[in-house]
Molecule: c-di-AMP riboswitch aptamer (ydaO/yuaA leader)
Organism: Streptomyces thermolilacinus
RNA sequence: CGAGUCCUGCCGCCGUCCGGAUCUGGUCGACACGAAGUGGAUCGGCAGGAGUGGAGGACCCAGCAGUACCGGGACGUGCGCACCAUGGCCGUCCCUUGGGGUGAAGCCGCGUCAGCGGCCGGGCAACUUCGCCUGCCCGAACCCGACAGGUCAUCCUUCGCAGGCGGAUGACGAAGGGUUG
Numbered sequence: 001c002g003a004g005u006c007c008u009g010c011c012g013c014c015g016u017c018c019g020g021a022u023c024u025g026g027u028c029g030a031c032a033c034g035a036a037g038u039g040g041a042u043c044g045g046c047a048g049g050a051g052u053g054g055a056g057g058a059c060c061c062a063g064c065a066g067u068a069c070c071g072g073g074a075c076g077u078g079c080g081c082a083c084c085a086u087g088g089c090c091g092u093c094c095c096u097u098g099g100g101g102u103g104a105a106g107c108c109g110c111g112u113c114a115g116c117g118g119c120c121g122g123g124c125a126a127c128u129u130c131g132c133c134u135g136c137c138c139g140a141a142c143c144c145g146a147c148a149g150g151u152c153a154u155c156c157u158u159c160g161c162a163g164g165c166g167g168a169u170g171a172c173g174a175a176g177g178g179u180u181g
Stems, first nucleotide, its partner, number of pairs: 001163001005050008015042004022035002024032002051161008060150002071095006078089002098147001099144004106119005120139006127176005133170001
């Protein structure tokens, strides 16, 4: 940066670390590289809860059209047919060019197709928020699998709470805080 936080319980070779009430040993002294409860912190796994981010379906609104059907492949002792084949329908599985989802990560133009430019979107700049100027960066990746209209909230079902980094750096205006003298 990002939705990516918090709490509780159980388990672990008696998890790991801290700490030392107390115990044991001692020529009862110094000490012992001995044991160690209660307690604290933390790691991993599982379960539950709160909060929060998203998806689909309802409700509601919109739409209801072109003789409109709608991609590719494989399989099926399926369906129709007297039989076979072809085709069609149905079911299962796989794929991605149509379509869609998370996300800021899109659109347009040029190109020698590496990239460049414009518009637009996102992030950062040291108290916080808002506004404006300026400066520096980003505009990826993944997923669903022929399939999804929209909407603050409500209801139902379901999924996530990851990952990746960095070192310092401006001015002005408004509002609100904090610390010090």